RNA sequence: CACAUGAAGGGUUUGAUCCUGGCUCAGAGUGAACGUUGGCGGCGUGGAUUAGGCAUGCAAGUCGAGCGAGAACCGAGCCUUCGGGCAAGGGGACAGCGGCAAACGGCGUAGUAAUGCGUAGGUAACGUACCCCCGGGACCGGGAUAGCCGCGGGAAACUGCGGGUAAUACCGGAUAACGUCUCCGGACCAAAUGGUGAGAUUCCGCCUGGGGAGCGGCUUACGUGGUAUUAGCUAGUUGGUAGGGUAACGGCCUACCAAGGCGAAGAUGCCUAGGGGGUGUGAGAGCAUGGCCCCCACGACUGGGACUGAGACACUGCCCAGACACCUACGGGUGGCUGCAGUCGAGAAUCUUCCGCAAUGGGCGCAAGCCUGACGGAGCGACGCCGCGUGCGGGAUGAAGGCCUUCGGGUUGUAAACCGCUGUCAGAGGGGAUGAAAUCACGAGGGGAUCUCCCCCCGUGUUGACAGAGCCUCAGAGGAAGCGCGGGCUAAGUUCGUGCCAGCAGCCGCGGUAAUACGAACUGCGCAAACGUUACUCGGAAUCACUGGGCUUAAAGGGUGCGUAGGCGGCCAAAAAAGUCGGGUGUGAAAUCCCUCGGCCCAACCGAGGAAUGGCGCCCGAAACUGCUUGGCUUGAGUGCGAUAGGGGUGUGCGGAACUUCCAGUGGAGCGGUGAAAUGUGUUGAUAUUGGAAGGAACGCCGGUGGCGAAAGCGGCACACUGGGUCGUAACUGACGCUGAGUGCACGAAAGCCAGGGUAGCGAACGGGAUUAGAUACCCCGGUAGUCCUGGCUGUAAACGAUGAGCACUGGACGGGAGGGGCUUCGGCCCAUCCGGUCGUAGCGAAAGCGCUAAGUGCUCCGCCUGGGGAGUAUGGUCGCAAGGCUGAAACUCAAAGGAAUUGACGGGGGCUCACACAAGCGGUGGAGCAUGUGGCUUAAUUCGAGGCAACGCGAAGAACCUUAUCCUGGGUUUGACAUGCACGGAUGGCACGCCUGAAAGGGAUGUGCCUGCCUUCGGGUGAAACGUGCACAGGUGCUGCAUGGCUGUCGUCAGCUCGUGCCGUGAGGUGUCAGGUUAAGUCCUUGAACGAGCGAAACCCCUGUCCUUAGUUGCCAGCACGUCAUGGUGGGGACUCUAAGGAGACUGCCGGUGUCAAACCGGAGGAAGGCGGGGACGACGUCAAGUCAUCAUGGCCUUUAUGCCCAGGGCUGCACACGUGCUACAAUGCGGCGUACAAAGGGACGCGAAACCGCGAGGUCAAGCAAAUCCCAAAAAGCGCCGCCCAGUUCGGAUUGCAGGCUGCAACUCGCCUGCAUGAAGCCGGAAUCGCUAGUAAUCGCAGGUCAGCUAUACUGCGGUGAAUGUGUUCCUGAGCCUUGUACACACCGCCCGUCAAGCCACGAAAGCGGGGGGCACCCGAAGUCGCUAAGCUAACCCGAAAGGGAGGCAGGCGCCGAAGGUGACCUCCGUGAUUGGGACUAAGUCGUAACAAGGUAGCCGUAGGGGAACCUGCGGCUGGAUCACCUCCUUU
Repeated sequence: CACAUGAAGGGUUUGAUCCUGGCUCAGAGUGAACGUUGGCGGCGUGGAUUAGGCAUGCAAGUCGAGCGAGAACCGAGCCUUCGGGCAAGGGGACAGCGGCAAACGGCGUAGUAAUGCGUAGGUAACGUACCCCCGGGACCGGGAUAGCCGCGGGAAACUGCGGGUAAUACCGGAUAACGUCUCCGGACCAAAUGGUGAGAUUCCGCCUGGGGAGCGGCUUACGUGGUAUUAGCUAGUUGGUAGGGUAACGGCCUACCAAGGCGAAGAUGCCUAGGGGGUGUGAGAGCAUGGCCCCCACGACUGGGACUGAGACACUGCCCAGACACCUACGGGUGGCUGCAGUCGAGAAUCUUCCGCAAUGGGCGCAAGCCUGACGGAGCGACGCCGCGUGCGGGAUGAAGGCCUUCGGGUUGUAAACCGCUGUCAGAGGGGAUGAAAUCACGAGGGGAUCUCCCCCCGUGUUGACAGAGCCUCAGAGGAAGCGCGGGCUAAGUUCGUGCCAGCAGCCGCGGUAAUACGAACUGCGCAAACGUUACUCGGAAUCACUGGGCUUAAAGGGUGCGUAGGCGGCCAAAAAAGUCGGGUGUGAAAUCCCUCGGCCCAACCGAGGAAUGGCGCCCGAAACUGCUUGGCUUGAGUGCGAUAGGGGUGUGCGGAACUUCCAGUGGAGCGGUGAAAUGUGUUGAUAUUGGAAGGAACGCCGGUGGCGAAAGCGGCACACUGGGUCGUAACUGACGCUGAGUGCACGAAAGCCAGGGUAGCGAACGGGAUUAGAUACCCCGGUAGUCCUGGCUGUAAACGAUGAGCACUGGACGGGAGGGGCUUCGGCCCAUCCGGUCGUAGCGAAAGCGCUAAGUGCUCCGCCUGGGGAGUAUGGUCGCAAGGCUGAAACUCAAAGGAAUUGACGGGGGCUCACACAAGCGGUGGAGCAUGUGGCUUAAUUCGAGGCAACGCGAAGAACCUUAUCCUGGGUUUGACAUGCACGGAUGGCACGCCUGAAAGGGAUGUGCCUGCCUUCGGGUGAAACGUGCACAGGUGCUGCAUGGCUGUCGUCAGCUCGUGCCGUGAGGUGUCAGGUUAAGUCCUUGAACGAGCGAAACCCCUGUCCUUAGUUGCCAGCACGUCAUGGUGGGGACUCUAAGGAGACUGCCGGUGUCAAACCGGAGGAAGGCGGGGACGACGUCAAGUCAUCAUGGCCUUUAUGCCCAGGGCUGCACACGUGCUACAAUGCGGCGUACAAAGGGACGCGAAACCGCGAGGUCAAGCAAAUCCCAAAAAGCGCCGCCCAGUUCGGAUUGCAGGCUGCAACUCGCCUGCAUGAAGCCGGAAUCGCUAGUAAUCGCAGGUCAGCUAUACUGCGGUGAAUGUGUUCCUGAGCCUUGUACACACCGCCCGUCAAGCCACGAAAGCGGGGGGCACCCGAAGUCGCUAAGCUAACCCGAAAGGGAGGCAGGCGCCGAAGGUGACCUCCGUGAUUGGGACUAAGUCGUAACAAGGUAGCCGUAGGGGAACCUGCGGCUGGAUCACCUCCUUU
């Protein structure tokens, strides 16, 4: 510079994130099949399964110019009884002899893993008919045999005997080289003089030799599946000698000799499979595949065998055996579609018993020609590819219909109708190019020396099975559109139906009443004569990674070392050229793919040329690199020498402390043990203590992220033996190195095993005591194996740094250990090496993290991984005494399993901090009676809702009727009790009072009175209101609070919840909001990669506490005045109280202290009030699918003479019980009686109702005042004073019941309240448990109000009176906030989750066996047949002989070797099945426990051993992949 044109991802694990990782989708393809649909044509293609069985026809013949004979028929001539006969000759069928072909073509893919195929070679180790070229030759003879004739056998197939005949059939002799053999003298070998023709040296043939082409045989190298759960295989085996055999080499075969040959680079075995060109896919590398076409191989019913031949061990030839089928006269025969059609069977599935030799090709022939299911065509199948059509233009009232709708409309949709036009395809008719050119015949001409031959050319004649383009004419939009899909991936949505049903689904997943996911409709999207589905291949998948992956924690480093093969390997030089590189050359068949051009109208399809064919061979060259060879080097490695540290190893001996036991002393009641206990032990003297003795095991302090070792591991002291390391030196060797498969060898914690010892302590199992629902555990008391020693075995661990070994390179800082060097002011400083740590740069990593001890950057070698479960299981093999180890699957099943990190939530984790949370206190509840609500029960009905806190004196702030409800019973009503509209009717209609029926509602009949709109030119008009009828509709406290709005509760008046920008992180997310202080508070301050802001907190608002100003009635009354028995009653007053409007006041402002100079806190002063003064209103982001469809509103659904409406009566009040909330009590701080004082806040006209009178009283009568700071309710009560009661079920307590009354109301039976008298129950302070309250609070006392006719109010909402105690703490219970930690939770601990057992279902393993397939081995039998021997039988050709006969040769027959099928036996291997059995997977709610995840409540896990319903528990050793607290050490910073 040119060429090369080529690479996409998505869904799904999570609350979210990143990563790992599987599953899945979009693409292309197919010899396909299935479903729905289907107009035409071209070109292709079509039995993939049973190499299963086949009826029928056809698929290999031809040559008369090789040969003999010769039917039908014709027939000269002769004869004739006139019917005909004989007959030369013509004619040539059928059959035969002979030649060539039949070994090609056609079909199939069973077998075959190499006797195959592919590529490149070799053959001096070979063959070749027909064809071509060249040379030579063909002489003389002979004997048979089919056919045929005659006679037989047999059902048939077929066959025997006799006679006679021809040849290009057969034989003998001659000739004989450029042939063959050879000992180099020599020896040996052929033929058809046939055919045609008048005539052959000439044409066609014959023999021999040489050459060629093409085709074959043999052989070499390399390449060409799976499996090692196949590791050893081999006797003709490997080689040699001799021989045989073959076209030919060769153990190809035989005899003898030797003992070899193959194999981890995979022999042998088993399984699978024809190979290639190519094909599909892919960016490529690859992966998959071998249908049609071409090349090769192999097969022909199964097995064996040879014959013929140039060629076969022969698809439509032969022989034998077998299976199967057919014929049969039962004696015996016949057959082979994996040729073309066709048939049955099996199967999801694959065609016509077609036409023709016209073309191409083949066989035979001189030729004409014959044969050809090769082939050329047609038929069938949308099986594939390609092309065409189903019309084109106009057309808006945007028709009708459909669908949707917010009811306005939208959409289907220019789509249709309608108007105009065209005429493809199909249809009808006509005509017809082309596939055909040759051969041949005849005629003419030319050439080959030439009349039978050959070549060229011209003319005429002859040949189409099938197809039929283009063209002309006719008619007419006429005959021609479907399939899939519409949740995401993925392009395209609405309505209805359905209601976890029916169903969908490729993955994720949809469906439980509003389904874009099911079914339908409409509509849209995609493709289109097709469209989908299924199956399979490649792709995506870098998901087996050569291109192009990984192994700390996701799957993955071997427990460790030594070392074999192998792989890889330092510096210098030379040589050669195997790898490597360059050039040339041969090959790489054609077809296919690609490019260009061309032929069918285009395309598919086809043709021509080119390119390509990553390969292999040969030749020439190069020498850098690798390898080989040679010579050298010292830096890798090793040796020597000199030092040196160390729990390195083995053995022997010694030591002290502790422990236990024994002996003895002292001593005298317990000891021991635990959360607490008990078992146990002790007056027979324990424990404790002292002295002594014995025994076994382990070695305190030193001791240390200190040391050593390959790892396991190693710790008192001494000695002996012994391995390795480090430092220094540079004497020696001279690459001697690194790694290390299979396998080999060795080592290898603990537990365990065998044998023998030993046994103090500890301690699986076991016994006992506790704990517990249970406790096969955790705790306690005992205790055997074991732990220890010797010898042997086992060979595994969380054998871990979860990190293989070696070498090199790549910033630093600070500690530790070992030895060395330099300098020194003697404190120390500096340099290089090895070992062992921490923090960190770059870089790497998904992140956590790693970071010269790499998980960085490279090289070399080994091991290992490929989704989870099943499973480290089964099976096989192997090792082990056993336990068990090593190696190590599949079916089936799931759409995940996982790693790291994030935010939450949670923890029987931690820290800090709050709250009447506890504690401290006061009063209650739980016990009683009653009230009230709820559950339950009951009932015709006991309407409904509310359900832990946060339902239960709640909705309900008033259930006798009403209220009141789909509550019940009964009666009635149907445009309705209520709203709107339309139509019609007719002029009505409304109110009041009457009539009949009825319980009422309602129904019926009907009279009287009153009223009746608007406009009006008063004639009338209108039809508003109302009524009746009808239609739309009304109505529903019917359902869904899990379709909703609104409202509300709760966490919680808790202090939190967020945003913008910036910064950090791949990201979720973090930061801010953390930290240190402080606060009631995320309140404020300081620091800080944050700076700000918002919603919350606070403040603003209301009430209350002090003062001031203003105002002064209905309130007030100090002073003045009047009046009264008395009272702000009156004049008057505004001072005061008060009223109600405004304002002041409190802000850590001041002082002191503490604190960081801060925020703030503590104390103090002042002040009515002090650090938020008290109270209220006010409730962040959100949580509870919390509550409410019955307040209201509302989507959807349901109902419509009822689930609406009206009415009467009943129910909501029902009572064995249970619970909640209250009231009243149990009494003397009390009760009763009498007297007496002081509030606040409210209410009042259908009302509050004074005073007075009546009544014991509830209440009644009459009635003043008051729409209220005026009048009334209204008395406040506790309190205070006096009196009584005297501890008693009472002068406490008041339930219950009786009688008599009162009030409200239409009405008090169910079912109201009140009063009086009488009655006088339980109850003497309340079990477990539990509630409220921190000051004007609790407690206690009364007052008022709402609802309301009345009231079951002891409730609720407010008001004031009297008025405490305790705490100044945060261990615990409950709840909450912040930070941090762990997590397998995220529906978030009311979470998750494990195992046994029980049930269903599925696949698999084991199993006494049973059945079958495959394989070799041994033995028996032994067909056909080749070969050998024999051949007394038979025998034309040659020889001898006159002949007879004999000989040579041959043959039948016989014998022998081999030998298929078959039989027998022992085995190997695979498959199926199997009573029973084992575990495993899965399944909506089963049982038992609670093992794991938080410190999971005994930290968990690994190995091992024992035990146990189960998860599991315990012992021993190990790991951190354990939380928490304390301590130690180390690091960083100051």
A computed fold for a 1534-nucleotide RNA from a Planctomycetota bacterium, annotated as small-subunit ribosomal RNA. Its Rfam family is "Bacterial small subunit ribosomal RNA". Model confidence (mean pLDDT): 83 of 100.